[in-house]
Context: one part of a larger RNA
């Protein structure tokens, strides 16, 4: 000098863009953050409508009762999603990450393309109803019922398993092509008849899993470490290879090219600095990994050993009728604590994206916005031109006077960014869907009109008023730009280093003047 997720002191006009618990992975009140589908189902608690009956009334109508008849729909069965998105950096020195290969050792819901299929039957169960236990959480028994829930039969192959023949290739296990045989395994319907869904194959895409080479911390005041340890054979397990696990057999394996142990640490793209080499760092944004009160375990599922799922142990908190139960903010806000220190218990699904749905749409603290903070970067302003009685006042001096503050002020003319007021007023939104039309074998494409904005009456534009609303901070001995007076008298104090202060202090404190930066300026901390 540059830099910062900064903090502190003094000060503060505005806007744009960004950033905002670095500490206690400490504990959490409250609300929200993952639902959706009635075009899968039985139904009807609640809402709205209809129908029927009755009562009042001349009638309109009102009221009461019944009825799933319709829109729709709480709870329930079922499907899909909940493994994404969001948070944090505890652990981990490891194939965790980065990079490059490999899988002749693997899986992949939804999606796309190409084939084939969608026949028949059955038994339950939730809900509802009845009876009961319990303070509650919850739960027991009985009766009855549905399905795209479950089961059986049929059909089926380039599926799966076993087995045979021929050919080709490789990299050891082997792989590929052609052709046989035997056995086993499937389905679900809905509907507005347009279609959507379902089953089984092949291929693709996407996402994952696994192996290996190389790369990136410190310590030898850590020198030996290792028994599932190293390898084999056989099995189990897995989507798959493998001591991953097990029985048996052998005695291996790693290590001064640093094993083992200990300490520290999420990794990377990148960021800061530097001419570079390098050094330091890894906030925000993006990719990967790990974790979800501490520890362990599996279930479901295409995918988890699952943040807002389950079980067990533990700590803690809460409820209790003392018998027993409930909970997990390292999601968004917010609270307490810790700390030098870090924000609102805000708005909207309008856009983008996600889940579900045929769709309308619903949900979405993802996201987009707004609020707070000079935390940073950038931009703008605090007026411009003229103006010498060089005014008054202040300060200084060689003091009837002069110098300086200083064109500074006053005064004259001008402008109106900004401010205030008034009026107008966006882009982001053109699609999808539904409607009309055209083309088309289908899917679909095109076109017409209409609908949709949280931000926001915001940005922006115009007009009016009037210099009107707006400057501080640090320093002035040398390094280092900037000097005098007064006070103090080795005191009070200053100080980054050298050092200053003991009666003429440009170094302390005040004043005048000056220098530097400027809505900031200094100090502290850390890195280069």
């Nucleotide at each position: 000098g540059g830099a910062u997720g900064a903090a502190c002191g003094c000060u503060a006009g505005c806007g744009g863009c960004a950033g905002g618990c670095u500490u206690a992975a400490u504990a959490c009140a409250u609300g929200c953050a993952a639902g959706u589908c009635g075009a899968g189902g039985g139904g009807c608690a609640g809402c709205a409508g209809g129908u029927c009956u009755g009562u009042a009334g001349c009638a309109a109508u009102a009221c009461a009762g019944a009825u799933g008849c319709u829109g729709g729909c709480g709870a329930c069965c079922g499907g899909c999603a909940a493994a994404c998105g969001g948070g944090u950096g505890c652990g981990g020195a490891a194939c965790a990450c980065g990079u490059a290969c490999a899988g002749a050792a693997c899986c992949u819901u939804c999606c796309u393309u190409c084939g084939a299929g969608c026949g028949g039957g059955g038994a339950a169960u939730a809900g509802c109803c009845c009876a009961g236990a319990g303070a509650a959480a919850u739960u027991u028994g009985g009766a009855u019922u549905a399905a795209u829930a479950c089961c059986c039969c049929a059909u089926a192959g380039u599926a799966u398993a076993c087995u045979g023949a021929a050919g080709a290739g490789g990299c050891a296990u082997c792989u590929c092509u052609u052709u046989g045989g035997u056995a086993u395994u499937a389905a679900a319907g809905a509907u507005u008849u347009a279609u959507c869904a379902c089953u089984u194959g092949a291929a693709g895409a996407u996402g994952g899993c696994u192996g290996u080479g190389c790369g990136g911390c410190u310590g030898a005041u850590u020198a030996g470490g290792u028994a599932g340890u190293u390898g084999g054979c056989g099995g189990g397990g897995u989507a798959a290879c493998g001591g991953c696990c097990c029985a048996c057999c052998a005695a291996g394996c790693c290590u001064a090219c640093g094993a083992u142990c200990a300490g520290u640490a999420a990794c990377u793209g990148g960021u800061g600095u530097g001419a570079g080499a390098g050094c330091a760092c890894g906030a925000c944004c993006a990719g990967u990994c790990a974790c979800a009160c501490g520890g362990g375990c599996a279930c479901u599922g295409a995918g988890a050993c699952a943040c807002g799922g389950g079980c067990c142990c533990g700590a803690c908190u809460c409820c209790u009728a003392c018998g027993g139960g409930a909970g997990g903010c390292a999601g968004c806000a917010g609270u307490a604590a810790g700390g030098a220190a870090u924000a609102u218990u805000g708005g909207u699904c309008a856009a983008u994206g996600g889940a579900c749905g045929a769709a309308a749409g619903u949900c979405u603290g993802a996201a987009c916005c707004a609020g707070c903070c000079a935390u940073g970067c950038c931009g703008c302003g605090u007026g411009a031109a003229g103006g010498a009685u060089g005014a008054a006042g202040g300060u200084c001096c060689u003091c009837u006077g002069g110098a300086u503050u200083g064109u500074a002020a006053a005064c004259u003319u001008c402008u109106u960014u900004u401010a205030u007021a008034u009026g107008g007023g966006a882009c982001g939104a053109a699609a999808a869907a539904a409607g009309g039309g055209u083309u088309u074998u289908c899917u679909a494409a095109c076109u017409c009109a209409a609908c949709u904005g949280a931000c926001g009456g915001u940005a922006c534009c115009a007009u009016a008023u009037g210099a009107a609303u707006a400057a501080g901070c640090a320093c002035c001995g040398g390094c280092u730009a900037a000097c005098u007076c007064c006070g103090u008298g080795c005191c009070a104090g200053c100080a980054g280093c050298c050092g200053c202060g003991g009666u003429a202090a440009u170094a302390c404190g005040g004043a005048g003047g000056g220098u530097g930066c400027a809505a900031g300026c200094g100090u502290u901390a850390u890195c280069c």
A computed fold for a 528-nucleotide part of an RNA from an uncultured bacterium, annotated as small-subunit ribosomal RNA, 5' domain. Rfam family: Bacterial small subunit ribosomal RNA. On this family, see Yusupov et al., Science 2001: "Crystal structure of the ribosome at 5.5 A resolution". The coordinates come from a structure-prediction model, not an experiment, and the mean pLDDT is 84.